[in-house]
Large-subunit ribosomal RNA, domain II from a Dehalococcoidia bacterium, 680 nucleotides, folded computationally. Its mean pLDDT, the model's own confidence on a scale to 100, is 84.

Context: one part of a larger RNA
RNA sequence: GCCUACGAGUUACCGUUGCCAGCGAGGUUAAGUGGUUAAGCCACGGAUCCGUAGCGAAAGCGAGUCUGAAUAGGGCGCCAUAGUUGGUAGUGGUAGACGCGAAACCGUGUGAUCUACCCAUGGGCAGGGUGAAGCUGUGGUAACACAUAGUGGAGGCCCGAACCCGUUGACGUUGAAAAGUCUUGGGAUGACCUGUGGGUAGGGGUGAAAGGCCAAUCAAACUCGGAAAUAGCUCGUACUCCCCGAAAUGCAUUUAGGUGCAGCGAUAUAGUUAGUUUUAUAGAGGUAGAGCUACUGAUUGGAUGCGGGGGCUUCACCGCCUACCAAUUCCAGACAAACUCCGAAUGCUAUAAAAUGAUGACCGGCAGUGAGGGCAUGGGUGCUAAGGUCCAUGUCCGAGAGGGAAAGAACCCAGACCAUCAGCUAAGGUCCCCAAAUGUAUGUUAAGUUGAAUAAACGAGGUUGGAUUGCUUAGACAGCUAGGAUGUUGGCUUGGAAGCAGCCAUUCAUUUAAAGAGUGCGUAACAGCUCACUAGUCGAGCGGUCCGGCAUGGAUAAUAAUCGGGCAUAAACAUACUACCGAAGCUAUGGACUUCGCAAGAAGUGGUAGGGGAGCAUUGUAGUGUCGUCGAAGGUGUGCCGUGAGGCGUGCUGGAGAAGCUACAAAAGAAAAUGUAGGC
Numbered sequence: 001g002c003c004u005a006c007g008a009g010u011u012a013c014c015g016u017u018g019c020c021a022g023c024g025a026g027g028u029u030a031a032g033u034g035g036u037u038a039a040g041c042c043a044c045g046g047a048u049c050c051g052u053a054g055c056g057a058a059a060g061c062g063a064g065u066c067u068g069a070a071u072a073g074g075g076c077g078c079c080a081u082a083g084u085u086g087g088u089a090g091u092g093g094u095a096g097a098c099g100c101g102a103a104a105c106c107g108u109g110u111g112a113u114c115u116a117c118c119c120a121u122g123g124g125c126a127g128g129g130u131g132a133a134g135c136u137g138u139g140g141u142a143a144c145a146c147a148u149a150g151u152g153g154a155g156g157c158c159c160g161a162a163c164c165c166g167u168u169g170a171c172g173u174u175g176a177a178a179a180g181u182c183u184u185g186g187g188a189u190g191a192c193c194u195g196u197g198g199g200u201a202g203g204g205g206u207g208a209a210a211g212g213c214c215a216a217u218c219a220a221a222c223u224c225g226g227a228a229a230u231a232g233c234u235c236g237u238a239c240u241c242c243c244c245g246a247a248a249u250g251c252a253u254u255u256a257g258g259u260g261c262a263g264c265g266a267u268a269u270a271g272u273u274a275g276u277u278u279u280a281u282a283g284a285g286g287u288a289g290a291g292c293u294a295c296u297g298a299u300u301g302g303a304u305g306c307g308g309g310g311g312c313u314u315c316a317c318c319g320c321c322u323a324c325c326a327a328u329u330c331c332a333g334a335c336a337a338a339c340u341c342c343g344a345a346u347g348c349u350a351u352a353a354a355a356u357g358a359u360g361a362c363c364g365g366c367a368g369u370g371a372g373g374g375c376a377u378g379g380g381u382g383c384u385a386a387g388g389u390c391c392a393u394g395u396c397c398g399a400g401a402g403g404g405a406a407a408g409a410a411c412c413c414a415g416a417c418c419a420u421c422a423g424c425u426a427a428g429g430u431c432c433c434c435a436a437a438u439g440u441a442u443g444u445u446a447a448g449u450u451g452a453a454u455a456a457a458c459g460a461g462g463u464u465g466g467a468u469u470g471c472u473u474a475g476a477c478a479g480c481u482a483g484g485a486u487g488u489u490g491g492c493u494u495g496g497a498a499g500c501a502g503c504c505a506u507u508c509a510u511u512u513a514a515a516g517a518g519u520g521c522g523u524a525a526c527a528g529c530u531c532a533c534u535a536g537u538c539g540a541g542c543g544g545u546c547c548g549g550c551a552u553g554g555a556u557a558a559u560a561a562u563c564g565g566g567c568a569u570a571a572a573c574a575u576a577c578u579a580c581c582g583a584a585g586c587u588a589u590g591g592a593c594u595u596c597g598c599a600a601g602a603a604g605u606g607g608u609a610g611g612g613g614a615g616c617a618u619u620g621u622a623g624u625g626u627c628g629u630c631g632a633a634g635g636u637g638u639g640c641c642g643u644g645a646g647g648c649g650u651g652c653u654g655g656a657g658a659a660g661c662u663a664c665a666a667a668a669g670a671a672a673a674u675g676u677a678g679g680c
Stems, first nucleotide, its partner, number of pairs: 001680006011095013026050002032044005054061002064076004098236002101233001105226003109222002116200009125190001127159003130155001134151006163187003169182003202218001204214003239615006249262005263369002265366001267364001272360001275356009289342001290340002296336002300332004307325002309322004372397010402413003417591004422587003428581003431566003437578001439577006450568002458553002462550010479537005485510003490504003516531001520529002592605005616669001618666007626658002634653008
């Protein structure tokens, strides 16, 4: 892992509601007693309980009563009615209460054969090294001291086996082993190691102290018991079909992943005409917008300049000045969730009419939900960040399949009762993958831009369309040819300044077809080249500005790229049109079920949590009529029937019991619980 078996809303009592039954202003017996039985049943038993009357704390009174001084007022009642006893189903409570599951808590005992420490009594430590004190000899001293040579054999001394330990590395890691093996290492006469016997016990011991150890168990051992502890937590909870179908919100909570009430669902009964939409009318309101010499506040420029700052003057008071700040007022501009002189659209309330046709509300039993999420719109928060977060309105997913978007919970289209090798469409598509146009017409793009994920400021004689304006056969624009001069090297400055370092200027005047006291390059300064300007040549359009379309640069992300791919100059983009394809949509044909309806028929049948209804199967009991050695149950193939759970027939096997129907009762249905046991 698979297979087989087992495996979870039960039972008792007490409430409550529905249904069924008995009796009914009444209903009912309990214990017990008597009788009789196979089980059991029958009769007696009226104690009790519920109902028929309430009010008051009570005495108590009573269709009233309590409060009260009250005959007042007020509270609760009456003026009428249905109950009660059983059965059964739903559900609540008390019990283990749908099943399995803690870590823990308490009580009684058992443990120191492991290990910690202690007590008593025994045992063990190869070999080698070092050489303390003391002592002896000699020297030495007044005597000591001291020196030296021996002797001696101390030490939590040294090296290193046994023994004890476990530093390093490797292996081992379903091991040879629930802690080892090999290597390397520490101690090895000591606070040493060890045998045997004994002691200390669970909030206790023992601990050279690590919360260590106390029998592979220790921040409180193990055993049995309280005990089915408790678990607002996790997991699991078993056959079918039909009808309806949620919520993830508000308030409260030692509350936030729980619960109570309300909201939203479903169901039963009877009554109520309440519901929804549209139109009209009448209202309340201060949002969007707008506005502000209409307030509050904020605010830009200008005019005016109260007041202040600074400077001057003065003994002081006055006074004067100001490229400073600036009140009020005026002109112009403009801002606000906590501003409003104003002010919608929607939404809301009421009334009326119309439409719709069971949709609303109330009462009873039963729920689930109270983690929501995306998108669009209006906002708060955040960075006008987030697949962020918090509200509001709508929608979808949740609980929704189908088609499209390559692929995708919620984006677009569209709501799946079943069948069909029928038709029409939606979104989206029609070159191939891939169903349908290599469609029609007119343009744009040259970038593979684009072809269903992207990008800005800014740059640019890309190209195309429109508007406007200037020049132009009296010859424009571009090119080419020629000229582009003189006073003069203007004046100043300067070493120099001659059109061209810089400054000044009525930057003038002359000759001219035209030519600046000079547009740029250049020189030390000149020179030189060139431009403006003019003529000739040529012969028809040439410039400026603004607004659009499509392209272009800007353009940088981590494995190799790509429109879904192939590929495409249209099969790209824009506008218009026609045809076709395309879904579980709609239609057609046949069928099933539900609700309403006398019928004809009409409307409907996605669905999680959940509510309601109808059934199938298993085991047994009672009754009933049956089947079976001419072959029961069971097993294994096969055919048919039923929407389904399932049912029926038949071949083989098997060898003795079995099913149907009507009721009743349940140890009554397994794929899951890291489920339990067995097998493989």
The source organism's lineage runs through Bacteria, Bacillati, Chloroflexota and Dehalococcoidia.